[in-house]
RNA sequence: GCUUUCAUAGUUUAAUGGUAAAACAAUUGACUUGUAAUCAAUAGAUCACAGUUCAACUCUGUGUGAAAGCU
Repeated sequence: GCUUUCAUAGUUUAAUGGUAAAACAAUUGACUUGUAAUCAAUAGAUCACAGUUCAACUCUGUGUGAAAGCU
């Protein structure tokens, strides 16, 4: 220098172009003499910018970052 893949919640993973889901973690409450465990509830995310589309995590382009391969 070239090619390929990936980027979603604090973490690990889902999501046929049609309301972004779950587990753990966090917070609050219940339970307990108290803690842990358990139960209920709450908050929290699509790498950035454009394009296509009635509608984009999803398709296209550029860039950023990460990984792998070739030279």
Record summary:
Transfer RNA from a Clostridiales bacterium, 71 nucleotides, folded computationally. Its Rfam family is "tRNA". Rfam classes the family as a transfer RNA. The prediction has a mean pLDDT of 82.